About this RNA: A computed fold for a 72-nucleotide RNA from Pseudozyma flocculosa PF-1, annotated as transfer RNA.
RNA sequence: GCUCGCGUGGCCAAAUGGUACGGCGUACCUCUCCUAAAGGUAAGAUUGUGGGUUCGAUCCCCACCGUGAGCU
Numbered sequence: 001g002c003u004c005g006c007g008u009g010g011c012c013a014a015a016u017g018g019u020a021c022g023g024c025g026u027a028c029c030u031c032u033c034c035u036a037a038a039g040g041u042a043a044g045a046u047u048g049u050g051g052g053u054u055c056g057a058u059c060c061c062c063a064c065c066g067u068g069a070g071c072u
Base pairs, nucleotide, nucleotide: 001071002070003069004068005067006066007065010024011023012022018055026042027041028040029039030038048064049063050062051061052060
């Protein structure tokens, strides 16, 4: 330099065009003499950045950034 993959809450991770599912963790509550475990409730994401297509974009297109693999 070229090709391909990945980037989504603090961490992991789903959603292939209709406004983001879930787990862990966190806060609070129940239970307990207390803690842990268990159960319940809640908060937490403008989906890496910028543009484009579309009535509508996590999803399709372009550029860039980061990261991984391969080739030279």

A source record names the gene tRNA-Arg-CCT-1-1. Rfam family: tRNA. It is annotated as a transfer RNA.